[in-house]
Molecule: c-di-GMP-I riboswitch aptamer
Organism: Halanaerobiales bacterium
RNA sequence: GACAGAGAAGGGCUACUUCUUUUGAAAAAAAGAAGACGCAAAGUCUGGAACCUAAAGUUCAAAACUAUGGUUGCUUGACUACCUAA
Numbered sequence: 001g002a003c004a005g006a007g008a009a010g011g012g013c014u015a016c017u018u019c020u021u022u023u024g025a026a027a028a029a030a031a032g033a034a035g036a037c038g039c040a041a042a043g044u045c046u047g048g049a050a051c052c053u054a055a056a057g058u059u060c061a062a063a064a065c066u067a068u069g070g071u072u073g074c075u076u077g078a079c080u081a082c083c084u085a086a
Base pairs, nucleotide, nucleotide: 004084005083012039013038016035017034018033019032020031021030022029023028037073043079044078045077047075048074049072050071051070052069057065058064
């Protein structure tokens, strides 16, 4: 250095719940506070897939359809990264 990931050490992220504020048509997102299910990439980007919403649009009207909006702790590939037993 590469591969790897123990019951090591110091840390990290944060599902979900509750409260407050902001943005948004909504879904949802962001920030703060408390708790912490879990995760060795649950860091970043990217392709796929699934799911949520339906403002605008479509539809004779309604029903409905639909992503250019959003979520993924599902997955592909790439890049980066703390520590260190076997």